The part of an RNA shown here (small-subunit ribosomal RNA, 3' minor domain) has 146 nucleotides and comes from a bacterium.
[in-house]
Context: one part of a larger RNA
RNA sequence: CACCGCCCGUCACGUCACGAAAGUCGGCAACACCCGAAGUCAGUGGUCCAACCUUAUGGGAGGAAGCUGCCGAAGGUGGGGUCGGUGAUUGGGACGAAGUCGUAACAAGGUAGCCGUACGGGAACGUGCGGCUGGAUCACCUCCUU
Numbered sequence: 001c002a003c004c005g006c007c008c009g010u011c012a013c014g015u016c017a018c019g020a021a022a023g024u025c026g027g028c029a030a031c032a033c034c035c036g037a038a039g040u041c042a043g044u045g046g047u048c049c050a051a052c053c054u055u056a057u058g059g060g061a062g063g064a065a066g067c068u069g070c071c072g073a074a075g076g077u078g079g080g081g082u083c084g085g086u087g088a089u090u091g092g093g094a095c096g097a098a099g100u101c102g103u104a105a106c107a108a109g110g111u112a113g114c115c116g117u118a119c120g121g122g123a124a125c126g127u128g129c130g131g132c133u134g135g136a137u138c139a140c141c142u143c144c145u146u
Base pairs, nucleotide, nucleotide: 003109005106008102009101011099013096014095015094016093018091019090020089023086024085025084026083027082028081031078032077033076034075039071041069042068043067044066047064048063049062052060053059054058112133113132114131115130116129117128118127119126120125
């Protein structure tokens, strides 16, 4: 302060964070395919080679270059996964001395209120159905106290 009270919701204004959103930009780890360096390994080795063997300008054994293959880093292509930035517009939310509309609730709040549900409505809400008393008033009953 104490009914000239309290108080609810829409709408308008401002601030803040959040959600949705055609998209768009980027990070991360994988996957599929393509390509495939170095290098090891395997194969081949018609070319090459001092050591070993030999019947000795040769041959054998062994080795090497080269070639082929498996693996293989980087790179390329592709569709997804995941995380984040941004995004016209959109949704409610919180907050904000003196905005708008009404008056739903608090007294029987002027239609008692509330809960659930359905439908309806600028908004608080209204109506139907079911439930509760945490309803006033009047009467009656039961119990307790004096």
Notes: Rfam family: Bacterial small subunit ribosomal RNA. Model confidence (mean pLDDT): 80 of 100.